[in-house]
RNA sequence: CGGGGUGUGGCUCAGCUUGGUAGAGCGUAUCGUUCGGGACGAUGAGGUCGCAGGUUCGAAUCCUGUCACCCCGA
Repeated sequence: CGGGGUGUGGCUCAGCUUGGUAGAGCGUAUCGUUCGGGACGAUGAGGUCGCAGGUUCGAAUCCUGUCACCCCGA
């Protein structure tokens, strides 16, 4: 320098193919249960989807650029 992959709550990941209210598990907060803890149960908080721009009535999703990490090639 060229090609490819990944990036979404604190963590691990779905959702992208086919644009239409952002989800799950774990974790966490409060409450119940217990002598207490754990486990279990109930309820809740928490992410404008790496960043910027474009297309569209509408973008995590399509297009362009760019950043970080990983792989391959030179």